[in-house]
RNA sequence: GUAUCAGGUCAGGGAGAAGCCGGGUCACACCCCGGUGCCGAAGGAGCAACCGCCCCGGUAAACUCUCAGGCAAAAGGACCGGCCUGACAC
Numbered sequence: 001g002u003a004u005c006a007g008g009u010c011a012g013g014g015a016g017a018a019g020c021c022g023g024g025u026c027a028c029a030c031c032c033c034g035g036u037g038c039c040g041a042a043g044g045a046g047c048a049a050c051c052g053c054c055c056c057g058g059u060a061a062a063c064u065c066u067c068a069g070g071c072a073a074a075a076g077g078a079c080c081g082g083c084c085u086g087a088c089a090c
Stems, first nucleotide, its partner, number of pairs: 001090002004087007012080002018036001020035005037071003043067001044065003050058003
């Protein structure tokens, strides 16, 4: 120096889906209680090929589920990018 991986950082990017209904409340898009509909990209769970001879077990995602979370903005946000540091290989 190059590639991969990990961590940190950023006045970088970053989607979807009711600002739903009833009650509490002086009042309210917040909060509390109840209800209906919906979303997938925090987290969580499931599995094909494959591997271990079998039993049984291991193992992926942006797929599936929707437990959790979310459905104006803000925040969060998988993932992508810049910079810094480290590991490993050349």
A computed fold for a 90-nucleotide RNA from Falsirhodobacter sp. 20TX0035, annotated as Glycine riboswitch aptamer. The source organism's lineage runs through Bacteria, Pseudomonadati, Pseudomonadota, Alphaproteobacteria and Falsirhodobacter. It matches the Rfam family "Glycine riboswitch aptamer". On this family, see Mandal et al., Science 2004: "A glycine-dependent riboswitch that uses cooperative binding to control gene expression". Rfam describes the family as follows. This family represents the bacterial glycine riboswitch. Glycine riboswitches usually consist of two metabolite-binding aptamers domains with similar structures in tandem. The aptamers cooperatively bind glycine to regulate the expression of downstream genes. In Bacillus subtilis, this riboswitch is found upstream of the gcvT operon which controls glycine degradation. The coordinates come from a structure-prediction model, not an experiment, and the mean pLDDT is 76.